The prediction has a mean pLDDT of 77.
TPP riboswitch aptamer (THI element) from Cellulomonas persica, 96 nucleotides, folded computationally.
The sequence is in RNAcentral, with records from Rfam.
The model forms 100% of the base pairs in the Rfam consensus.

RNA sequence: CGCACUGACACGGGGUGCCCUGCUCGCAGGGCUGAGAUCACACCCGCCGAACCUGAUCUAGUUCGUACUAGCGAAGGGAUGUCAUCGUGAUGACGU
Numbered sequence: 001c002g003c004a005c006u007g008a009c010a011c012g013g014g015g016u017g018c019c020c021u022g023c024u025c026g027c028a029g030g031g032c033u034g035a036g037a038u039c040a041c042a043c044c045c046g047c048c049g050a051a052c053c054u055g056a057u058c059u060a061g062u063u064c065g066u067a068c069u070a071g072c073g074a075a076g077g078g079a080u081g082u083c084a085u086c087g088u089g090a091u092g093a094c095g096u
Base pairs, nucleotide, nucleotide: 001089002088003087006084007083008082009081010080011046012045013044014043016040017032018031019030020029021028022027052077053076054075058071059070060069061068
C1' cells in the first nucleotide's frame, strides 16, 4: 500500500397487511403470520443487495380470510461512505 472477515459510526432505502366483534362511520378491542402490521427515532436492509417494489385482483394449496405456505425467482428493478480490530499478499528501509 492492496485485499478479505467482523464490528462501530454517520448517512440512506423499506414495509406496516388480513380476519372477527362492537360502534357515535370514525374509531376502539381482540385474533393470525412475521424481525417488524405506521404503539414505532422501533424493526429490517444497503451491491455477497428476497430489506422492499413490479409482475399481481398471478398460479397451486390451505384458510373465516385478497391473510398464510410454495411457485413465479438463474425474471426485471432496488439504497454507501468512513474508521477500527484481526488476518493475508506485495514492496521499501534497517539489522543479522